[in-house]
Order: sequence, then C1' cells, then structure tokens
RNA sequence: GGAGCCAGCCAGACCGCCGCUGGUGCAAUCGCCGAAAGGCCGCACUGGAGGAAGGUCCGGACUGCAUGGAGCAGCGUAGGAGGUAACGCCUCUCCGCCGUGAGGCGAGGAUCAGAGCAACAGAGACGAGCCGGUUCAGUCCGGGUGAAACGGGCAAUCUCUACGCGCAGCAACACCAAAUAGGCCAGCAUUGAGGCGGCUCGCUGAGCUGGCGGGUAGGUGGCACCGAGCCGGGUGGGUGACCCCCGGCCCAGAUGAAUGGCGGUCACGGUGGGGCAACCCACCGCACAGAAUCCGGCCUAUCGGCUGACUCCACAC
Repeated sequence: GGAGCCAGCCAGACCGCCGCUGGUGCAAUCGCCGAAAGGCCGCACUGGAGGAAGGUCCGGACUGCAUGGAGCAGCGUAGGAGGUAACGCCUCUCCGCCGUGAGGCGAGGAUCAGAGCAACAGAGACGAGCCGGUUCAGUCCGGGUGAAACGGGCAAUCUCUACGCGCAGCAACACCAAAUAGGCCAGCAUUGAGGCGGCUCGCUGAGCUGGCGGGUAGGUGGCACCGAGCCGGGUGGGUGACCCCCGGCCCAGAUGAAUGGCGGUCACGGUGGGGCAACCCACCGCACAGAAUCCGGCCUAUCGGCUGACUCCACAC
C1' cells in the first nucleotide's frame, strides 16, 4: 500500500423568524362546548422520535377471567455450563463443517422401544433371504452394482426421552355516564288518563307520570411512570455474557394522533469549470424511516462516514 475480518460509534452543526404538542407556574373562577360526566381559551418557562420508533416473530411487566392434585392431548425447546425478570436471546466452552488466516456457520438428545423411507444401477433396498466356498453345525468367509448389500443410514418422516407452557390481550381493564328501546317498583287511568300547538266543544281510546337498575354513545383513568430507567467513574468481581459499589440526572407522549416550515452561515459527498499548486466558483445531493401501554431480544430496511483490535498478500528499512 492492497484485500479482508470483528467490535463500537455518528446519522449534519449553529443562528433568526413563524408554527404544532406535553408539563409546570402565573392569571382567571369570568367566558365557551356539553343533558351530565368532563373538556377548552391567555401569558411565561421548559421537554418534544429511532438505531431501527418498522415486522409483530419470541420473552416478560401489567390487567381481567380461570385455577385442588395427577394424567392424556396440543404447542414449543434440545451438546455442556453460565447470564438474565424471562426467552427460542446472550456468553463461555466441547464437537462437526467452511476459510491460507483473522474468523464464520451448525435444525449438534435417542435408530438395541416401535413404524416408515432410499431415484438409477443391481438377482436382491430394509429383512432376511439368495449365490459361491467351507464346517460336526446358518460354523465361518466372500459376493460384480450402488451413496448404502447379509450391517448399516435417515429422527430436517412419524415416534421416544427430558424440560417448559392456563386463556386472552391497553380495542386488556377500572370508574363516570346521555338520548332511544326493553326491565323492575310506585301512583294515576275505561266512573275516560293521555293525544289532537293555549281554552271550550268535538273527535279519538289505553296507557300516562315519577323513581330505580343494567348495557350502549360519550368522557376520564390505565399512560408517560423512581423504573429489569439513563449518564459518568471504579488498580471492584468474572475468560465472558453480566453483576456489584460510588456520584449525577428525571429524559416525547397524542387519539382531528404533535415532534414542522422558511431564510442564512458552515460542514460532508458528487458533477462541471478555473488555477502550476494550495485552493476558488456554480449546480445537485444528504439514506432507511417515523413513537401509540411499557420493557428485553431477534429479524428486516439503511446515503455516507469515523474509531479500535486482528488476519492475509506485496514492498521498503
């Protein structure tokens, strides 16, 4: 210098103006929407997407229902040991395979419990027979083909073994709560209640009024979290995943679904032009994507770039 391999990180920066949305404080107790429950308007300060927020594939938290014990069925997992709240995740390690190597990959329990399976070739393909030789004796040896032949292989076919798993999911669930139509109770009503816009007549003719209760629309909580939390440090432990100790921090939250738009300066990348060169100018680009109860994983998408360890090849000293 080239080609690799593994781990970690960034995902443009700053300024100005105008917005959107959460929280806190102030102001207000007036007003607006609504039957109610409940919600909203102003000002100031302050928070406001990701490494995958994605797929919804695993595992949990949480919530409701179910739940004596055992067994069967069903689903899942599979070397060993460990980590973790838990896992099908992660780590270390053994074995096997791939790679010159750094390293990568593994659906790695059991075929003396049982069943099933094997194209072509071959006499014969799953169960012992068949052929040749041999022996007291199916006693022993051999058999072209074929991946496998008188013994074996496949469990990524069923099966067996061990272990694990109750079901549903925030549209869970809890609370508040209309209209209309059912329900229950009480009163009134064919001795005419009620209706026909207020009254009388007239017509009509079986309900009317009040209360209670459940469900629905709607609203609030769940839900923005003192937490499996985040950041920093440790001459703490451990090969490691990870754990422990110390210090600091509070870090998005809607449901009409916020997290944006415009302008400027400077980066980064590409193309073109100018210049001997350092460099300058112009234009274009700046990925994948986007929270929806919350976490831990896995998988998938992703322009470009940075850092560190290691390997192989070539060259120089």

This is a predicted structure of a 317-nucleotide RNA (Bacterial RNase P class A) from Sphaerotilus montanus.
The sequence is in RNAcentral, with records from ENA and Rfam.
The coordinates come from a structure-prediction model, not an experiment, and the mean pLDDT is 79.
It is recorded under the gene name rnpB.
Rfam family: Bacterial RNase P class A. It is annotated as a ribozyme. Gene Ontology terms of the family: dimeric ribonuclease P complex, ribonuclease P activity and tRNA processing.